[in-house]
Context: one part of a larger RNA
RNA sequence: UCAUGGCUAAGGAACUAGGCAAAAUAGACCUGUAACUUCGGGAGAAAGGUCGCCCCCUUCUGGGGGGCCGCAGUGAAAAGAUCCAGGCGACUGUUUAUCAAAAACACAGGACUCUGCAAAAUCGAAAGAUGACGUAUAGGGUCUGACACCUGCCCGGUGCUGGAAGGUUAAGAGGAGAUGUUAUCGCAAGAGAAGCAUUGAAUUGAAGCCCCAGUAAACGGCGGCCGUAACUAUAACGGUCCUAAGGUAGCGAAAUUCCUUGUCGGGUAAGUUCCGACCUGCACGAAUGGUGUAACGAUCUGGACACUGUCUCGGCCAUGAGCUCG
Numbered sequence: 001u002c003a004u005g006g007c008u009a010a011g012g013a014a015c016u017a018g019g020c021a022a023a024a025u026a027g028a029c030c031u032g033u034a035a036c037u038u039c040g041g042g043a044g045a046a047a048g049g050u051c052g053c054c055c056c057c058u059u060c061u062g063g064g065g066g067g068c069c070g071c072a073g074u075g076a077a078a079a080g081a082u083c084c085a086g087g088c089g090a091c092u093g094u095u096u097a098u099c100a101a102a103a104a105c106a107c108a109g110g111a112c113u114c115u116g117c118a119a120a121a122u123c124g125a126a127a128g129a130u131g132a133c134g135u136a137u138a139g140g141g142u143c144u145g146a147c148a149c150c151u152g153c154c155c156g157g158u159g160c161u162g163g164a165a166g167g168u169u170a171a172g173a174g175g176a177g178a179u180g181u182u183a184u185c186g187c188a189a190g191a192g193a194a195g196c197a198u199u200g201a202a203u204u205g206a207a208g209c210c211c212c213a214g215u216a217a218a219c220g221g222c223g224g225c226c227g228u229a230a231c232u233a234u235a236a237c238g239g240u241c242c243u244a245a246g247g248u249a250g251c252g253a254a255a256u257u258c259c260u261u262g263u264c265g266g267g268u269a270a271g272u273u274c275c276g277a278c279c280u281g282c283a284c285g286a287a288u289g290g291u292g293u294a295a296c297g298a299u300c301u302g303g304a305c306a307c308u309g310u311c312u313c314g315g316c317c318a319u320g321a322g323c324u325c326g
Base pairs, nucleotide, nucleotide: 001321002320003319004318005317006316007315008314010312011311014310019307027051028050029049030048031047036041038146052068053067054066055065056064057063058062069073082304083303084302085301086300087299088297089296093105094104109144110143111142112141113140114139115138121130122129123128147292148291149290150289152222153221154220157219158218159215160214161213162212163211166210167209168208172204173203177199178198179197180196181195184191185190223241224240225239226238227237250284251281262278263277264276265275266274
């Protein structure tokens, strides 16, 4: 000096990104216990008291009375700290074996959609198998994620479903014609039947696409400018352009707010964090769910009480290592 323990005057988070670490709490019995709440909880809430030994009584694992000792009686050890407020996720659970345990995943519940059984879906080249020895109160897929209150408008685009009049459209069918060859005709130039080849127009020809509808708890989307009230300001109101439709309820400087440490209030002597509001939402918003919410959380954020060597600011001790000598 380091590691691991123990003690420490006065102060008590002034430390620090942050009470990290440590300290504190702790058992049993008795009393007592708030907001809130899904009436189950919250709750061991919180906050207090008692505890040893001897004698007596008693309804005898208990209760009552009297006495004794110590600084200390769950006499050592083991053995919850607690409270307030907010974000997120309802909860128990699961996860990056070996840097992440969470707000991520799952979940019960909700919704849409496919599937009539030789089911859909999946594996396989097939046979076959799973689904399922199940049968729509079943099975598969997708999204959301307890519960409460709700879930607005848009089908123009992209999907999906349905439709079939018209347009377009493949192979196939079809075979008008064209070309090659040459019996034959012709003096020649040339013409040229049949056959065999090569090619091939019209016509016909399904799904699809175009088209017509429906559908958003399908993918998704949800405006701009100008004017106007008897102080000013603002604009219930009006005009105009564009759109498929112009963001409803609720929430809002938010896990979302750039400007921004927004402004006001609270808490502090002092608060870029925190809580409550405001709304000017750069760029919230309704199952890509919106807003709340008791309980729960090795979750995240802010505050308080207690407590302490975290600190002011160090010190001392024990054990081990190191160091020196051997």
Molecule: large-subunit ribosomal RNA, domain IV
Organism: Prochlorotrichaceae cyanobacterium